[in-house]
Context: one part of a larger RNA
């Protein structure tokens, strides 16, 4: 000093983030128990009483024959002792109130036991059995040997009321007429090749071959519908009611609806500690309430709810060292001896303050101080300690998860074609083939398709007409078929018209049915294939296979292949860079100016604009011509229009930013035209490179001008975009055996906010707090450093304000500093670690002072102020909230200071807050997840090696050796304030009120000793007592169960008890206020010079102090006397003194220190006494007993007090003189 236990006066949570923790409760029986309630509960509610031993009376039970013993178990009356009867041990603290969860359960093994998960119950979806879904590549297997009162999947999450409104957007479910749309199929154009024709250019059959392709063609998708206990969503602005507010109320836009009931500053309310109200001396929390809901809200369920909770708030009652405020005791440790013995860590180490300085916080550098050498116990300010290549932040063309409407892709699931895969039937549809019909303008007999033949044709194998039926139909009619019927119809002519009919022939429109063929679509059948039975059969045995037989489905399903579609289920990746840290914002090419420092160039998230283009003329060329503006003057006409004089060198105009630049044109007309040209191009300019830039000159070919000559775009300087890849259009090129092609090349030329604009790819977002690795103090959060803009403070000036007066007291606009507590800014030490906020210890400085001393001034009567000097001695409270610092509030007080010290102090504690991982709410996001938003919960290691510090010894040294005693360099403590009285109700004042100044009396808060009293403590000092074992019982004692528990209590040590203290006086001073005086013939507290003047400063008081190496100082003691040798020495002997070493010890960690050591009271022992207990044992006597009297204020009695050698203090050792 720490654990672990025990006890505490008085006070009772004042402690603290928070009654943590400690305590008190507590056992059985009795008696009594609200509110609520789901009637079960709550409920051991709460609250209360009782409990031991004797003795006696009475029940009942068991055994037993018994009213006998035993034995269990009641009831009743009297008796007895104690502080205390579950005497010990074991053993609920209790209440009222809110929040979430229903409940019992689960869970982050190893920081989170929840309000998370689950849970019964409630709803939605799927799923008809080969069930859905889930595992597997498949066989096959889970579900379920179930079967929709079943299983899956998903939300909510007992019960209790109740669950609104939106299908616009996502899903999802149906819908399918219409768009779109793979494979595959496929009409047919085309191209390539060339037999053959052409002189030739060229054409080109058939086959082969290419790449096109009309059309057929599902699922998706669009598209129409449902659905919300599916993902989700649920306004905004103006006005009005006869005080005022407020708005039942209108108007108005928007939406797929505009949030209903209920609750509401909430686990959700920023502002906020909202506002009323309770509670409380005082309430950031709670509790009722309001409703201004930043950003409730109804199965992501909404409100409430008995009961339950190691859950989170909030109050009370009990109760306590939790606290005021700490004491005392016991064990373990720690400390001393004995043994035995680690670890991290460690450049090397001979390892001080302090001020400076330095990579900006020095044991090591500078400068000053301070320091004899070395232990040992303790303390943690520092060694930016240890420990862990920082987990915050940034960085990396790092990882790894996760996530989604990122990119690509995939398992999978949907669909379609094709194989496996066949037969019949129907019913659509195209095709071709052939049949058989069909066909009306007007005129005409009348329904005349075209053209061509054409005079006959048909008819008993049944004409006419009739009748009935079917089709078409312009409703005239036509054509076919069946009866009747029995001999003629019809054409030629003629009319009518474009065109003339019978009748044959080819052919058109359209329409039927026949065949063939494709496509489809239904439907059917069995044999493929697939399912089930199975009482046959086979293998030694087999419930399993095979086969056999039966039945069922069936060309589907299933599987291969291809194809559309879906497809975070899963996979591989992207997700830019600049940057006064990162993100957020902004910017990324190109011109213009300034910056830019008179060549060029030249940076910054420096200050300013513009470009991503126009313009066939706004190009060329020739010729003319000159502007804005102002003043006169002139019809409407004005300040300003057209028109005329003047003055005006440019102020105008040049398409477009600005700049250079320009009237001797680049401006403004007009003519005529296309140089806005074709191949080049000497030389420069810039320049890494690649690109830009100027450019006279030559050829060809133009325009314009008489013609010199001028034009290869525009007054200049923006108006862009390399490469690959690909299109087009040309073309002497190349053409894989040859010819061709194909395909390429050159030429020209299009396709890029590739704008992150020297352009990673055609083709790409997030999220991590579940998080990793590798750097970085290159770059951020804390801290220090530099600034000091903000910040605080101070001076100047004097506008003004104070009736009057700038300056008692204020002080506009301005100005000049100082500080280095704020918030910033830098980004200078530390990312191979400098732990953050507040708080509890524990300080120590500063002074710009809050109190308290001392003084100026006052708009100072007094008194209380207000201002300023001057001063840091010493003091600066307790409590409610709140995680606070701060701040409000309550109570005190002389005052309840600012500030610095790494926002002082976490190798000193704690851990509410803030910053891991769980988990709610709001709000944000599709999601993953986020939130200087709340909200519940959540592992603080380190035995101390220098250095500092508190202590304590030991060497040495102080020039003989000792033993006392004491000087004070020097350090350091310590300094305090208030009330009251009495001066005196005086001075002052109208009055109310009210002093300086002396004196004296108390008091708080610190300190410092102390144990007498009051109390604590008390580990065994006295006594009671409970269970229980032993001493053989009985007695009477002893152990153990916290000293067992309880009552007391002496020494010691101790506060809450007593004592005691701060002074007085003195010096020298601040500021201030004087004398005396000059410089300045006055004046003047000062320059000389002399005074007064404060809690402050030097004494004065206390404590250390001569390692004060400057080592003092003064008493007093011991030594030149001894022996012996090898003789200026050496030994022996030995002085004061002093240590081992012994007894101890209100000294002590060890050492020290003190007391004593036989010439002795140091210790124990014993005597005797005393504090203390309370009245011993034994006997004796009463009582039946329990117990009680009596001998008896008895016995006991630890440290305390005196006395006495009984016991132990035995035995040793060191130690002298140079001069």
């Nucleotide at each position: 000093u720490g654990g672990u236990g025990g006890u505490u006066a008085a006070g009772g949570a004042a402690c603290u983030c928070u009654g943590c923790a400690a305590a008190a409760u507590g056992a059985c029986c009795c008696c009594g128990u609200a509110a609520g309630u789901u009637c079960g509960c709550g409920a051991u509610a709460a609250g209360g009483g009782g409990u031991g031993c004797c003795c006696u009376c009475u029940g009942g039970g068991g055994u037993g024959a018994a009213u006998a013993g035993c034995u269990c178990u009641g009831g009743g009356g009297g008796g007895c002792c104690a502080c205390a009867g579950u005497a010990a041990a074991u053993c609920g603290g209790c209440u009222c109130u809110a929040g979430c969860g229903a409940c019992u359960g689960u869970u982050u093994a190893u920081c989170a036991a929840a309000a998370a998960c689950a849970c019964a119950g409630g709803a939605c979806u799927c799923u008809g059995c080969c069930a859905a879904c889930u595992c597997g590549c498949a066989a096959g297997a889970g579900g379920a040997u179930g079967u929709a009162u079943a299983g899956a999947g998903u939300c909510u999450g007992a019960c209790g009321c109740c669950u609104g409104c939106c299908c616009g957007g996502u899903g999802c479910c149906g819908g399918u007429a219409g768009g779109u749309u793979a494979a595959g199929g496929a009409a047919g154009a085309g191209g390539g090749u060339u037999a053959g024709c052409g002189u030739a250019a060229g054409c080109g059959a058939a086959g082969c071959u290419c790449g096109c392709g009309a059309c057929c063609g599902a699922a998706g998708c669009c598209c129409c519908g449902g659905u919300a206990a599916a993902c989700g969503g649920c306004g905004g602005c103006c006005g009005u009611a006869a005080c005022u507010a407020u708005g039942a109320c209108g108007g108005u836009c928007c939406u797929a609806a505009g949030g209903u009931a209920g609750c509401g500053a909430a686990g959700u309310u920023c502002c906020u500690u909202g506002u009323c109200g309770g509670g409380u001396a005082a309430g950031u929390u709670c509790c009722g309430a309001c409703c201004u809901g930043c950003a409730u809200g109804a199965a992501u369920g909404g409100c409430g709810u008995a009961a339950c909770g190691a859950c989170u708030g909030g109050a009370g009652c009990a109760c306590u060292g939790u606290c005021u405020c700490a004491a005392c005791c016991a064990c373990c440790a720690a400390c001393c001896c004995g043994g035995u013995g680690a670890a991290a860590u460690u450049g090397u180490a001979g390892u001080c303050g302090u001020g400076g300085u330095g990579a900006a916080g020095a044991u090591g550098c500078c400068a000053c101080g301070u320091a004899c050498c070395c232990g040992c116990g303790g303390u943690c300010a520092g060694a930016c300690g240890g420990a862990a290549a920082g987990a915050c932040c940034c960085c990396a063309u790092g990882a790894a998860c996760c996530u989604u409407u990122a990119c690509u892709g995939u398992a999978g699931g949907c669909u379609g074609a094709u194989a496996u895969u066949g037969g019949g039937c129907u019913g659509a549809g195209g095709c071709a083939u052939g049949u058989u019909c069909u066909g009306u303008g007007u005129a005409g007999g009348a329904u005349a398709g075209g053209c061509g033949g054409g005079a006959g044709g048909c008819u008993a194998c049944g004409a006419a007409g009739u009748u009935c039926g079917u089709g078409c139909g312009c409703c005239a009619g036509c054509a076919c078929g069946g009866g009747c019927g029995g001999a003629g119809c019809c054409g030629a002519c003629g009319u009518u018209g474009a065109a003339a009919u019978a009748c044959c022939g080819c052919c058109c429109u359209g329409a039927a049915g026949a065949u063939g063929u494709c496509u489809u679509a239904g439907u059917u059948c069995u044999a493929a294939c697939c399912c089930c039975g199975c009482a046959c059969c086979g293998g030694a045995a087999a419930a399993c296979c095979c086969g056999a037989c039966g039945g069922g489905g069936a060309a589907c399903a299933g599987u291969g292949u291809c194809a559309g579609u879906u497809g975070g289920g899963c996979a591989g990746u992207u997700u830019g860079a600049c940057u006064g840290g990162g993100g957020c914002g902004g910017u990324c090419u190109c011109c213009u100016c300034c910056c830019a420092a008179a060549g060029a160039g030249u940076a910054a998230c420096g200050g300013a604009g513009g470009a991503g283009c126009g313009c066939a003329a706004u190009g060329g060329u020739a010729c003319c011509c000159u502007c804005a503006g102002c003043c006169c003057g002139g019809u409407c006409g004005g300040c300003a229009a057209u028109c005329g004089g003047g003055c005006a060198a440019a102020g105008a105009g040049c398409g477009u930013a600005a700049a250079g630049g320009u009237a001797g044109a680049a401006g403004g007309g007009u003519g005529c035209u296309u140089g806005a040209c074709u191949g080049c191009g000497a030389g420069a300019c810039u320049c890494c490179u690649a690109a830009g830039u100027c450019g006279a000159g030559c050829a060809g070919a133009u325009a314009c001008g008489a013609a010199a000559g001028u034009a290869g775009g525009u007054c200049u300087u923006a108006g862009u975009g390399a490469u690959c890849c690909g299109g087009u259009g040309g073309u002497c090129c190349c053409g894989a055996a040859u010819g061709g092609a194909a395909g390429g090349g050159c030429c020209a030329u299009c396709g890029c906010u590739c704008a992150u604009c020297a352009g990673a790819u055609a083709a790409a977002a997030g999220g991590u707090a579940c998080u990793c690795u590798g750097g970085g103090g290159a770059u951020a959060a804390c801290a220090g450093g530099c600034u000091u803009a903000u910040c605080g403070c101070u001076c100047c000036c004097g506008a003004g304000c104070g009736c009057c007066c700038a300056c008692a007291g204020c002080g506009g606009c301005g100005g000049a500093g100082c500080g280095g507590u704020u918030u910033g800014g830098c980004a200078c030490c530390u990312c191979g670690a400098u732990g953050u906020c507040g708080g509890c210890u524990c300080a120590u400085c500063g002074c710009a002072u809050c109190c308290u001393g001392g003084g100026g001034g006052u708009g100072a009567a007094g008194a209380a102020g207000c201002u300023c000097c001057c001063a840091a001695g010493g003091g600066u409270u307790u409590g409610g909230c709140u995680g606070u610092u701060c701040g409000c509030c309550a109570a005190u007080g002389a005052a309840a200071g600012c500030g610095g010290u790494a926002c002082g102090u976490g190798a000193g504690c704690u851990g509410g807050g803030u910053u891991c991982a769980g988990a709610c709410c709001g709000u944000c996001g599709u999601g993953a997840g986020a939130c200087a938003g709340g909200u519940c919960g959540g592992u603080c290691c380190c035995u101390a090696u220098c250095u500092g510090c508190c202590g304590u010894g030991g060497g040495c040294g102080u020039a003989c050796g000792a033993a006392a005693c004491u000087u004070g360099c020097g350090a350091a403590g310590g300094u305090u304030c208030u009330u009251c009285c009495c001066u005196a109700g005086u001075a002052c004042g109208a009055g109310a009120g009210g002093a300086c100044u002396u004196g004296g009396a108390a008091g708080g808060a610190c300190g410092a000793a102390c144990c007498u009293c009051u109390g604590g403590u008390a580990u065994c000092c006295c006594a009671g007592u409970u269970g229980u074992c032993a001493c053989g019982c009985u007695c009477g004692u002893g152990g153990c169960a916290u000293g067992g528990c309880u009552g007391g209590a002496u020494a010691g040590c101790u506060a809450u008890g007593u004592u005691c203290g701060g002074a007085a006086a003195g010096g020298a001073u601040a500021a201030a206020c004087g004398c005396u005086g000059a410089a300045a013939g006055c004046a003047u507290c000062u320059a000389a010079g002399c005074g007064u003047g404060a809690a402050g400063c030097c004494c004065g008081c206390u404590u250390c102090a001569a390692g004060a190496u400057c080592a003092g100082g003064u008493u007093u003691c011991g030594u030149a006397a001894g022996g012996a040798c090898a003789a200026u020495g050496u030994c022996c002997g030995a002085a004061a003194c002093u240590c081992c070493c012994c007894u101890g010890g209100a000294a002590g960690a060890c050492u020290a220190c003190c007391a004593g050591g036989u010439c002795g009271a140091u210790a124990g022992g014993c005597c005797g006494g005393a504090a203390g207990u309370g009245c011993a044992a034994a006997c004796g006597c009463a009582g039946c007993a329990a117990u009680g009297c009596g001998u008896g204020c008895a016995g006991c009695g630890a440290a305390c007090c005196g006395g006495u050698a009984c016991u132990a203090a035995c035995g040793g050792a060191g130690a002298a003189a140079c001069g």